[in-house]
Context: one part of a larger RNA
């Protein structure tokens, strides 16, 4: 010096992104326990006291009394914990080997297919799963307990009816054109039938336009002047445009560019943080919106108890490393 440990005066988070790591807490008994809650919970809440050994007494639980240390769950083993918040309801799952999570599943919602030889998969096919199941059933999307709720557009796309008209295939077709040749011939050609090569009126489904439904289907949800007896600001009123101009509720948020926004907490001092405000660069209602008790090796910010993380260092211990041998 590196490693793993021990202790360490005053300080006690001043460290560092960030209390990271290390201290504290720890059994058991017996007191006590808040907000909030879905009334189960939270709660080992929190915060106290006890704890050994002898004797007697008791069925034990324990209770009286004595007695010893600095310490009695004498060593080991064995939550710190409290406030607020974003997230995501929980338990669970997940990048074998840099990610565990707010990503995944969930149980509930909810939309659409499917009447059985079922929808839908996989396979050329047989065939086989769906299922020895039948709609309280089985496949697919979306959204994610629970509570309060889910607002307008159907113009465009998609989807689901509809059939009047318009457009359309294959097929079928009446007629036409051309080849070919049996006659015919004024030798120039002309040409029945057939056969063979186009062309075709017209009659054809579904689709397509067409006309309607439809958003827990893909999606989408304005501008511009003016107006109130201080200013400001406009409840109002005028235009323009659209299918319709974004409601409730949230809002500088996992979203807020300018932004460390402004005000209030908290700190002696606070780009986070936690209440508010709304000027939402660019929140918003099942790619759900806004709440929520329990829960979480999540994330954020704080506070108490701790402490070699540090003010700064130091000392011990045991391996290794160096030196000698």
């Nucleotide at each position: 010096c590196u490693c793993u440990c021990u202790c360490u005066a005053a300080g006690g988070a001043a460290c560092u992104c960030g209390g990271c790591a290390a201290a504290a807490u720890u059994g058991c008994c017996c007191c006590g326990u808040a907000a909030c809650u879905u009334c189960g919970g939270g709660a080992g809440a929190a915060g106290g006291g006890g704890u050994g050994c002898c004797a007697c007494c008791g069925a034990g639980a324990g209770g009286u009394g004595g007695u010893c240390g600095c310490a009695g769950u004498g060593a080991a083993u064995a939550g710190a914990u409290c406030c607020a918040g974003g997230c995501g309801a929980c338990u669970g799952u997940u990048u074998a080997c840099c990610a565990a999570a707010a990503a995944c599943a969930c149980a509930g919602g909810u939309c659409u297919c499917c009447g059985c030889u079922a929808a839908g998969u996989c396979g050329u096919a047989a065939g086989a799963c769906g299922a020895u199941g039948u709609a309280u059933g089985g496949g697919g999307g979306c959204u994610g307990a629970c509570g309060c709720c889910u607002g307008c557009c159907c113009a465009g796309u998609g989807c689901c009816g509809g059939a009047a008209g318009g457009u359309u295939a294959a097929g079928g077709a009446a007629g036409u054109u051309g080849g070919u040749u049996a006659g015919c011939u004024u030798c120039g050609g002309c040409g029945a039938a057939g056969c063979u090569a186009g062309c075709g009126a017209c009659c054809g489904a579904a689709g397509c336009c067409c006309c309607g439904g439809u958003g827990a289907a893909c999606g989408g949800c304005g501008g511009c002047c003016g107006u109130a007896a201080c200013u400001a600001u406009a409840a109002c009123g005028g235009u323009c445009c659209u299918a319709a101009g974004g409601u409730a509720g949230c809002g500088a948020a996992a979203u807020u560019c300018c932004u460390u926004g402004u005000c209030g907490g908290g700190u002696a001092a606070g780009u986070u943080c936690c209440g508010a405000c709304c000027c939402g660069c660019a929140c918003g209602a099942a790619a759900g919106g806004c709440g929520u008790a329990a829960c979480g090796a999540u994330c954020u910010g704080g506070a108490u108890a701790c402490u070699g993380u540090c003010u700064c260092g130091g000392a011990g211990a045991g391996a290794g490393g160096c030196u000698c041998g």
Notes:
A computed fold for a 325-nucleotide part of an RNA from Leptolyngbyaceae cyanobacterium RU_5_1, annotated as large-subunit ribosomal RNA, domain IV. It matches the Rfam family "Bacterial large subunit ribosomal RNA". Its family is annotated with ribosome and structural constituent of ribosome in the Gene Ontology. The organism belongs to Leptolyngbyaceae, within Bacteria. The coordinates come from a structure-prediction model, not an experiment, and the mean pLDDT is 88. The full RNA is in RNAcentral, with records from ENA.